[in-house]
RNA sequence: GGAGUCGGCCGGGCAGCCGCCGCCGCAGCAAUGCGGGGGAGGAAAGUCCGGGCUCCGCAGGGCAGGGUGCCAGGUAACGCCUGGGCGGCGCGAGCCGACGGAAAGUGCAACAGAGAGCAGACCGCCGAUGGCCCCGACACGACGUGUCAGGGCACAGGCAAGGGUGAAACGGUGCGGUAAGAGCGCACCGCGAGUCCGGCAACGGACCGGCACGGCAAACCCCACCUGGAGCAAGACCAAAUAGGGAAGGUGUACGGCUCGUCCGUACGACGCGUGGCCCGCGUGCCUUCCGGGUAGGUUGCUGGAGCGCGGCGGUGACGCCGCGCCUAGAGGAAUGGCUGCCGUGGGCGCGCAAGCGUCCGGCACAGAACCCGGCUUACAGGCCGGCUCCCACC
Numbered sequence: 001g002g003a004g005u006c007g008g009c010c011g012g013g014c015a016g017c018c019g020c021c022g023c024c025g026c027a028g029c030a031a032u033g034c035g036g037g038g039g040a041g042g043a044a045a046g047u048c049c050g051g052g053c054u055c056c057g058c059a060g061g062g063c064a065g066g067g068u069g070c071c072a073g074g075u076a077a078c079g080c081c082u083g084g085g086c087g088g089c090g091c092g093a094g095c096c097g098a099c100g101g102a103a104a105g106u107g108c109a110a111c112a113g114a115g116a117g118c119a120g121a122c123c124g125c126c127g128a129u130g131g132c133c134c135c136g137a138c139a140c141g142a143c144g145u146g147u148c149a150g151g152g153c154a155c156a157g158g159c160a161a162g163g164g165u166g167a168a169a170c171g172g173u174g175c176g177g178u179a180a181g182a183g184c185g186c187a188c189c190g191c192g193a194g195u196c197c198g199g200c201a202a203c204g205g206a207c208c209g210g211c212a213c214g215g216c217a218a219a220c221c222c223c224a225c226c227u228g229g230a231g232c233a234a235g236a237c238c239a240a241a242u243a244g245g246g247a248a249g250g251u252g253u254a255c256g257g258c259u260c261g262u263c264c265g266u267a268c269g270a271c272g273c274g275u276g277g278c279c280c281g282c283g284u285g286c287c288u289u290c291c292g293g294g295u296a297g298g299u300u301g302c303u304g305g306a307g308c309g310c311g312g313c314g315g316u317g318a319c320g321c322c323g324c325g326c327c328u329a330g331a332g333g334a335a336u337g338g339c340u341g342c343c344g345u346g347g348g349c350g351c352g353c354a355a356g357c358g359u360c361c362g363g364c365a366c367a368g369a370a371c372c373c374g375g376c377u378u379a380c381a382g383g384c385c386g387g388c389u390c391c392c393a394c395c
Stems, first nucleotide, its partner, number of pairs: 001391010012343007020039002023036005041366001045377002048375005053231004065227005070084005085099001086097004100222002105220002107216002122163002124159003129156002131153004136148005171189006190211001191209002194207005235300004245291007252268006258261001270284005307326008344364002346361006
């Protein structure tokens, strides 16, 4: 100098003017006015996971269902994080991971292929042994029989090395061995419900064993652990108008009486249903007062919290403990904005040898709280800092 990798951080600055939403103080009966102070994020997002909080449910335990899944630790908890193991990728820093059990059981494997799970022989290899054929030698006295040597056939049979099929073919490579072959033997690798050692463990190493025990659990299943439901539109309080519910009281007509009134007595009575009619029973209207539920509306929940900053200590680390300091949005159709100037930064154009100067830009991201918190994931113009790795050159 170049290429890369990991981690942390910022993500426009200053000023003026005009606004918006809370809070505090003063004035005011109030409306409101004046002054002061505060007002988006690293993701406020997706709403994927975990918790706090709230209401409902619940004796305890179990089953079913759901979730998580190498090991250890952290944490309020997690599917998150840290450290470690194993596997894969990379020269490396480093990155990635549905990573428990297939020797508990049940099951699955299309097509192709000879054979797909305690398998199989299509091509192929062999044919030592047995068989058949040819030829030779020797023996038995002879066409014949027997023994031995050579050649052939591929009939019995042997093999699974090679070819071929397949996602996968019953360990791999090499040497030996053999008729040809084969864990048949050996070496290395792989494998193992074996032994010892190291480690809390996952796991690793050494020795030993022998080639048996293929794959799939993102098939059922087994094992271990976790797990009630709904959510701030949760929930709590106050509480109009209208309609409806409950309780109490009142409310008709005619005649007579008098102490003349919201009085007393007598008689009668509307409509509907049970029954067509009668008796009887039930129901129906209006007014006043009170009670309770509940709607609109209002208040609360609501922001001080697993909080933030600095320092110290413990820990490899995630994180924990201690001390000091700080208060940091709370709207409810929903505020946190707009304009201007200067600066920063980027790009274009012009001038200049250059440093630079001038000018233009509708260039300067992703996006915006809504009960709160811990994570994950996704989006993001541009920039800053640090650790580490590889390559090149020079000292």
About this RNA
The RNA shown here (Bacterial RNase P class A) has 395 nucleotides and comes from Sinimarinibacterium flocculans. Its mean pLDDT, the model's own confidence on a scale to 100, is 76. It matches the Rfam family "Bacterial RNase P class A". Its family is annotated with dimeric ribonuclease P complex, ribonuclease P activity and tRNA processing in the Gene Ontology.